[in-house]
This is a predicted structure of a 366-nucleotide RNA (Bacterial RNase P class A) from a Gammaproteobacteria bacterium. Rfam family: Bacterial RNase P class A. The family's RNA type in Rfam is ribozyme. NCBI's taxonomy places the organism under Bacteria, Pseudomonadati, Pseudomonadota, Gammaproteobacteria. The prediction has a mean pLDDT of 76.
RNA sequence: UGAGUCAGCUGGACAGUUGCUGCCUGUUACCUUUUAAAGGUGAUGGAUGGAGGAAAGUCCGGGCUCCGCAGAGCAAGGUGCCAGGUAACGCCUGGGGGGUGUGAACCCACGGAAAGUGCAGCAGAAAAUAUACCGCCGGUCAUUUCUCACGAAAUGGCAGGUAAGGGUGAAAUGGUGCGGUAAGAGCGCACCGCGCGACUGGUAACAGUUCGUGGCAUGGUAAACCCCACCUGGAGCAAGGCCAAAUAGGAAUCCUACGGUGUGGCUCGCACUGGAUUCGGGUAGGCUGCUAGAGGUUUGUGGUGACGCAAACUAUAGAUGAAUAACUGUCCACGACAGAACCCGGCUUAUAGGCUGGCUCAACUU
Numbered sequence: 001u002g003a004g005u006c007a008g009c010u011g012g013a014c015a016g017u018u019g020c021u022g023c024c025u026g027u028u029a030c031c032u033u034u035u036a037a038a039g040g041u042g043a044u045g046g047a048u049g050g051a052g053g054a055a056a057g058u059c060c061g062g063g064c065u066c067c068g069c070a071g072a073g074c075a076a077g078g079u080g081c082c083a084g085g086u087a088a089c090g091c092c093u094g095g096g097g098g099g100u101g102u103g104a105a106c107c108c109a110c111g112g113a114a115a116g117u118g119c120a121g122c123a124g125a126a127a128a129u130a131u132a133c134c135g136c137c138g139g140u141c142a143u144u145u146c147u148c149a150c151g152a153a154a155u156g157g158c159a160g161g162u163a164a165g166g167g168u169g170a171a172a173u174g175g176u177g178c179g180g181u182a183a184g185a186g187c188g189c190a191c192c193g194c195g196c197g198a199c200u201g202g203u204a205a206c207a208g209u210u211c212g213u214g215g216c217a218u219g220g221u222a223a224a225c226c227c228c229a230c231c232u233g234g235a236g237c238a239a240g241g242c243c244a245a246a247u248a249g250g251a252a253u254c255c256u257a258c259g260g261u262g263u264g265g266c267u268c269g270c271a272c273u274g275g276a277u278u279c280g281g282g283u284a285g286g287c288u289g290c291u292a293g294a295g296g297u298u299u300g301u302g303g304u305g306a307c308g309c310a311a312a313c314u315a316u317a318g319a320u321g322a323a324u325a326a327c328u329g330u331c332c333a334c335g336a337c338a339g340a341a342c343c344c345g346g347c348u349u350a351u352a353g354g355c356u357g358g359c360u361c362a363a364c365u366u
Base pairs, nucleotide, nucleotide: 001362002361003360004359005358006357007356008355009354010353012331013330014329015328016327017326018325020050021049022048024046025045026044027043028042029041030040031039032038052337056348057347059346060345061344062343063342064236065235066234067233071268072267073266074265076232077231078230079229080228081095082094083093084092085091096110097108098107099106100105111227112226116225117224118221119220133166134165135162136161137160139158140157141156142155143154144153145152146151174192175191176190177189178188179187193216194214195213196212197211198210199208200207201206240288241287242286243285250279251278252277253276254275255274259273260272261271262270295314296313297312298311299310300309301308302307
């Protein structure tokens, strides 16, 4: 200097004019009410606040509200190495194992194939208690050649031994070497590998220049069914609560106590004593829930870390057909993805540009 990787911050700024909206407050008009007070709606002043790092997806986990029982079991669903963090999680942190990369780093749907079932195209002899296409070996029969003879060699058939060599394939039933054999094979031996056991380290998953033992093999696939371990009531702010107002205490059909209903399904239990369907009618207005929370910031302290503990400080959107907009001027990064609707912790996806730091690699110079 360039390239890469990981982490963090930001997401246009300033000024003026007009406008929208929440809380507080002054004045004033109207409504309700019992004179007042209080409350509500509007107008007009003051002061002050007003979208995100993902507000998106609705994928997980909860807080909160309701369901007379929310109980037990089955089914169903979710997670899947170990140890921690957290309110909890399928999240996060650290470690182990596997994989990618020169590396910094990054990824993992990471329990079990000796419980069972299933699946694997083509090629190949053969893809699981498998196997002989080419081949190698000796036996026997036939033919031919050589030889004085014994005998040797070649070709073909039949039955047998073999899986070391070759071929096919992503993968062929441990690897290398030596011995042995008719030819071969863990057939035997040495080393490596693998299984089992012990020992050592580690909380553990696991690891080992450790020791012993066994010729050891019975491949792959569970993001196939399955087995194992752990976890799981349901519905959701359009939940729910209060006030006011109106209507039709409506009609029909079916089941009806051995029945029916009770917030996913089935069974049992428990509670209650009526339910289901169709037609028709009224209201759909106001208040609340609604923002002080597992909140945020700073400092100290413990921890490798996620995070915990302590102290101090802080008020930082609450709309309800849906609020933060429009115009002008200047600056420059020429402005991306994009708008809360009960709240919070995560994950995933989208993202123009700007700034900062750590680490890795390459080249050059000193």